[in-house]
RNA sequence: GCCUCCGUAGCUCAACUGGUAGAGCGCGCGAUUUGUAAUCGCGUGGUUGCGGGUUCGAUUCCUGUCGGGGGCU
Numbered sequence: 001g002c003c004u005c006c007g008u009a010g011c012u013c014a015a016c017u018g019g020u021a022g023a024g025c026g027c028g029c030g031a032u033u034u035g036u037a038a039u040c041g042c043g044u045g046g047u048u049g050c051g052g053g054u055u056c057g058a059u060u061c062c063u064g065u066c067g068g069g070g071g072c073u
Stems, first nucleotide, its partner, number of pairs: 001072007010025004019056001026044006049065005
């Protein structure tokens, strides 16, 4: 330098062919217990790395750029 994959909630990851983003863990409150843990209920969460474009509509498509993994020379 070229090719390829990844970047979404505090963490680990989903989101089928574009239709308005969800789970587990965590955290907060409550129940249970003499108390703690465990368990159960309710709640809490995100400008989808950043910028631009296409579209009625973009996490998804196109493009630029930043960061990370792998490969080639």
Background: The RNA shown here (transfer RNA) has 73 nucleotides and comes from a Candidatus Sericytochromatia bacterium. Taxonomically the source falls in Candidatus Sericytochromatia (Bacteria, Bacillati). Its Rfam family is "tRNA". From the family's description: Transfer RNA (tRNA) molecules are approximately 80 nucleotides in length. Its family is annotated with triplet codon-amino acid adaptor activity in the Gene Ontology. Rfam classes the family as a transfer RNA.